This is a predicted structure of a 350-nucleotide part of an RNA (small-subunit ribosomal RNA, central domain) from an uncultured prokaryote. The RNAcentral record of the full RNA draws on ENA.
Context: one part of a larger RNA
C1' cells in the first nucleotide's frame, strides 16, 4: 500500500467545541488545471514476446515487426471534478407567535427523620444476633413528653417519564441563564457535513488551603464466628462523605453499538405539542412532527440476535484492531504537588 473488520470473537476516543485536511445541493455561462482523444516527438542497443534465417537439431547467432509504465510540445472534446462569474431554494441559520421539562449555576425558605444538649413522667433494664458477647444503664439508661441546636438527605408524587453533548440531574420559592420541540409568514442564500493537532467539560475515589462534622463509614480497636478468620456478624470509629476556591483526568465513562444524510412492511404503548373535524360545555376518539419503549416482516448476521431509535441499503469524514502470554509492563518524553495519568515497546515463550 492493497484488501479485511470494529454489539458479545482484536477493534468506537468518556463527551462536545473546533483548526488544517477530507467531503459537500439545484440552474446556467466562461475557463479548460484534473480528465478523455488525434497528431508529431522522444522512450539506445541487447533482453522478453511473434515471426523469418545460420549452424545436421537445440542452446547459440541473426533478419524484421511488435510491445514499452511514461514524458514534452501541439490540436481537439466538455459529461464529470476543479477555478471564475450570474442566479435558485429542497440543506443550513435567522425574525416571530407558542410549548414541556429532576438542564445549568446563584439566592433564600420548609417539614419529616437520625443524633445531641436542658427539663418533666418513669424504673431495671436497653441495645444487639443464628445464638450470642463487647457496648450502655441505679451517677436513673431504654420508653415517653416539651423546649433548644447542628448538619446532611429531600419520603409519597415517581412512571422501560422527563431533561442534559457526556459525566449526570429529584424538596420548594425568586430572580439569572443554555438548548430543544412546534406553528405561521418572512428574510440569508449552501453559509453544510466531519475533524488530524489543539481547547473546554468530565461519576466516583484520591491530592492541596480553609471551614464543616448530624448520619454513614476504609483504616484501626474490641466482640464474636473458626482449626485458623488479618473476613463475611456485632459493638465503637479515624480519614472521608458536606461547602468555598484550586488540582487530578480516570470508570463496565456501556447501548460494551462514533458523527452526519438519504432510502427500505407494519403492529402496539407513552412523553410533550399541534393542525382538521365534531360540539352548548367536558370527554373520548383521529391525525401531522420531535422524543422515548415493546413486538415484528425483508434484509442482515458464526450464532445470539438488530430490524425506520438497525447490527438493513448507500455516501462522506474522523478513531481503532491484526494469534495468547510477557505488558498497558520497561525505556523514554510530556503532564501531575503527590497518587499516577498519556503515550508506549523488546528479549523469551506457547
Nucleotide at each position: 500500500c492493497u484488501g479485511g473488520g470494529c454489539g458479545u470473537a482484536a477493534a468506537g476516543c468518556g463527551c462536545g467545541c473546533g483548526u488544517a485536511g477530507g467531503c459537500g445541493g439545484c440552474u446556467u455561462u466562461g475557463u479548460a488545471a484534473g480528465u478523455c482523444g488525434g497528431a508529431u516527438g522522444u522512450g539506445a542497443a541487447a533482453g522478453c514476446c511473434c515471426u523469418g534465417g545460420g549452424c545436421u537439431c537445440a542452446a547459440c547467432c541473426u533478419g524484421g515487426g511488435a510491445a514499452u509504465g511514461g514524458c514534452a510540445u501541439u490540436c481537439g472534446a466538455u459529461a464529470c471534478u476543479g477555478c471564475a462569474g450570474a442566479g435558485c431554494u429542497a440543506g443550513a441559520g435567522u425574525a416571530u407567535g407558542g410549548u414541556a421539562g429532576a438542564g445549568g449555576g446563584a439566592a433564600g425558605u420548609g417539614g419529616a427523620a437520625u443524633u445531641u444538649c436542658c427539663g418533666g413522667u418513669g424504673u431495671a433494664g436497653c441495645g444487639g444476633u443464628g445464638a450470642a458477647u463487647u457496648g450502655c444503664g441505679u451517677a436513673g439508661a431504654u420508653a415517653u413528653u416539651a423546649g433548644g441546636a447542628g448538619g446532611a438527605a429531600c419520603a409519597c408524587c415517581a412512571g422501560u417519564g422527563g431533561c442534559g453533548a457526556a459525566g449526570g440531574c429529584g424538596a420548594c420559592u425568586u430572580a439569572c441563564u443554555g438548548g430543544g420541540c412546534u406553528g405561521u409568514u418572512a428574510u440569508u442564500g449552501a453559509c453544510g457535513c466531519u475533524g488530524a493537532g489543539g481547547c473546554a467539560c468530565g461519576a466516583a475515589a484520591g491530592c492541596g488551603u480553609g471551614g464543616g462534622g448530624a448520619g454513614c463509614g476504609a483504616a484501626c480497636a474490641g466482640g464474636a464466628u473458626u482449626a485458623g478468620a488479618u473476613a463475611c456478624c456485632c459493638u465503637g470509629g479515624u480519614a472521608g462523605u458536606c461547602c468555598a476556591c484550586g488540582c487530578c483526568g480516570u470508570a463496565a465513562a456501556c447501548g460494551a453499538u462514533g458523527a452526519a444524510u438519504g432510502c427500505u412492511a407494519g403492529g402496539u404503548g407513552u412523553c410533550u405539542g399541534u393542525c382538521g373535524g365534531g360540539a352548548g360545555u367536558c370527554g373520548a376518539a383521529u391525525c401531522u412532527c420531535g422524543g422515548u419503549g415493546c413486538c415484528g416482516c425483508a434484509g442482515c448476521u458464526a450464532a445470539c440476535g438488530c430490524a425506520u431509535u438497525a447490527a438493513g441499503c448507500a455516501u462522506u469524514c474522523c478513531a481503532c484492531c491484526u494469534g495468547g502470554g510477557g505488558a498497558g509492563u520497561a525505556c523514554g518524553a510530556u503532564c501531575g504537588c503527590a497518587a499516577g495519568a498519556u503515550u508506549g515497546a523488546a528479549a523469551c515463550u506457547c